SAM riboswitch aptamer (S box leader) from a Terriglobales bacterium, 111 nucleotides, folded computationally.
The coordinates come from a structure-prediction model, not an experiment, and the mean pLDDT is 83.
It was read from a public genome assembly, where an Rfam model found it.
Of the family's consensus pairs, 94% are formed in the model.
Order: sequence, then structure tokens, then C1' cells
RNA sequence: AUUUCAUGCAGAGUGGCUGAGGGACGAGCCCUGCGACGCCACGGCAACCGGAUCAGGAUCGAUCCUGACCGUCAGGUGCCAACUCUCUCCUGGAAACAGGGAACAUGAGAU
Repeated sequence: AUUUCAUGCAGAGUGGCUGAGGGACGAGCCCUGCGACGCCACGGCAACCGGAUCAGGAUCGAUCCUGACCGUCAGGUGCCAACUCUCUCCUGGAAACAGGGAACAUGAGAU
């Protein structure tokens, strides 16, 4: 980089440095000199992977699979404005809205 699968209506911020942009893209709307974005420190959230425990199952067995549960679990990531901030394409609907798709993000795997 491409691709597969899962998730995306919940949750979680203070301080320091810097100084004008940021929310992926387009449109909207919003955040922002009462300091954005970024970086650093500390803190936190969550539970994808990993780990612990328990139960069930497969196996002669080592072990493996499934489910539940533990963050007082010193691990690998991720995240801590707004539903992925909303919409864009399709279907239903008078509308509100609902369902799906695309794109994007994150994780795990494959090439």
C1' cells in the first nucleotide's frame, strides 16, 4: 500500500510550551486569542488484541474452540467537543425519520 472481518447513539481532561487555525475531503454547521491544531507531562475512558479466572465442548493427550467474567491486568494499540458533528448515493415516507450503501477512523488477520 491492497484486501478481509468486526466496531463506530456509550464513555473519558487537567497542566505546561507554542501561537492560528481546527473538526479527513466538498457543502453546511460548529469549536477557537476566555488560546484552537500540534507537542510534552500527568490523569482518565474503553475493552479490539494479549493476559487471568470460571463454565461448556472437541481431543488418547499436549492442546484447541465457544461463552461469561476480571482493568488491583505494571502488556500492544486506540480514544478523551458535538452520533463518524450533519449531509452527499439508494430504498421507504407528505415530512419528521427509518433502513441500507459509499467514504473515513480504529482494531485484528491476510497478501
Its Rfam family is "SAM riboswitch aptamer (S box leader)". Its family is annotated with regulation of gene expression in the Gene Ontology.